[in-house]
RNA sequence: CUUAUCCAGAACGGCAGAGGGGACGGCCCUAUGAAGCCUGGCAACCGGUCCCGGUCCGUUGAGGCGGGCGGGGAUACGGUGCUAAUUCCGGCGUCGGGCGCUGGUAACACAGCGGCAGGCGAAAGAUGAG
Numbered sequence: 001c002u003u004a005u006c007c008a009g010a011a012c013g014g015c016a017g018a019g020g021g022g023a024c025g026g027c028c029c030u031a032u033g034a035a036g037c038c039u040g041g042c043a044a045c046c047g048g049u050c051c052c053g054g055u056c057c058g059u060u061g062a063g064g065c066g067g068g069c070g071g072g073g074a075u076a077c078g079g080u081g082c083u084a085a086u087u088c089c090g091g092c093g094u095c096g097g098g099c100g101c102u103g104g105u106a107a108c109a110c111a112g113c114g115g116c117a118g119g120c121g122a123a124a125g126a127u128g129a130g
Base pairs, nucleotide, nucleotide: 001130002129003128004127005126006125011039013038014037015036019029020028021027024090025089026088040083041082042081045079046078047077048075049074050073051072052071054069055068056067057066058065059064087124092121093120094119095118099114100113101112102111103110
């Protein structure tokens, strides 16, 4: 740099001893014990292994066998990763019910502006693979 994923899942354990949630703003967690380490656990991203279809090629008299490609499933065996809160929330863009302001109307309607909740998308970040 490219690409996929990020609303699921995972400890009442041991050591340790004050901080942590990337930065900023919030809001949280923390001595009923933070970071870190160990152990345990979660998870199928990559590899391995196993199973089931598909398709093509080769081979056989045939059943069948072998190989290529692609799909689905299982497995934590190997490589990572993860193990408070949605990537804890927000910040940029867009849509935007309701609401407010202004115009408008006899009153509504209607139009413009703002932009709370919420939706979607970016950006940034994290992790895997390349």

The RNA shown here (SAM riboswitch aptamer (S box leader)) has 130 nucleotides and comes from a marine sediment metagenome. RNAcentral holds the sequence, with entries from MGnify. The coordinates come from a structure-prediction model, not an experiment, and the mean pLDDT is 84. Its Rfam family is "SAM riboswitch aptamer (S box leader)". About the family: The SAM riboswitch is found upstream of a number of genes which code for proteins involved in methionine or cysteine biosynthesis in Gram-positive bacteria.